[in-house]
Transfer RNA from Rhododendron griersonianum, 72 nucleotides, folded computationally. It matches the Rfam family "tRNA". Rfam's curators write: Transfer RNA (tRNA) molecules are approximately 80 nucleotides in length. Its mean pLDDT, the model's own confidence on a scale to 100, is 81. The RNAcentral record of the sequence draws on ENA.
C1' cells in the first nucleotide's frame, strides 16, 4: 500500500434490526474469636469517531482512527 480481522461497563468477553448483558471487579451488609471462604444488595456504558439507510442501528452500508494477523 494491499487484503483480513477486532474495538461493547475498571478487565476479559456475549449480544447478526425492536428497552444493552454476563463473569471478574468496586461499594455496603449477613454469617464468625479473627481472616479467607460463602452470601445477599447496590454500583456500572453517548456500544471508536463521522455521516448514511431505516418507523426503528452495537448490528446494515461508506469513510475516519487505532490494535492483531497476512501479502508486496
Nucleotide at each position: 500500500u494491499c487484503u483480513u480481522u477486532a474495538g461493547u461497563a475498571g478487565c476479559u468477553c456475549a449480544g447478526u434490526a425492536g428497552u444493552a448483558g454476563a463473569g471478574c471487579g468496586a461499594u455496603c451488609g449477613g454469617c464468625u474469636g479473627u481472616u479467607a471462604a460463602c452470601u445477599g444488595a447496590u454500583u456500572g456504558g453517548u456500544c471508536u469517531u463521522a455521516g448514511g439507510u431505516u418507523c426503528g442501528a452495537a448490528u446494515c452500508c461508506u469513510a475516519c482512527c487505532u490494535g492483531g494477523a497476512g501479502a508486496g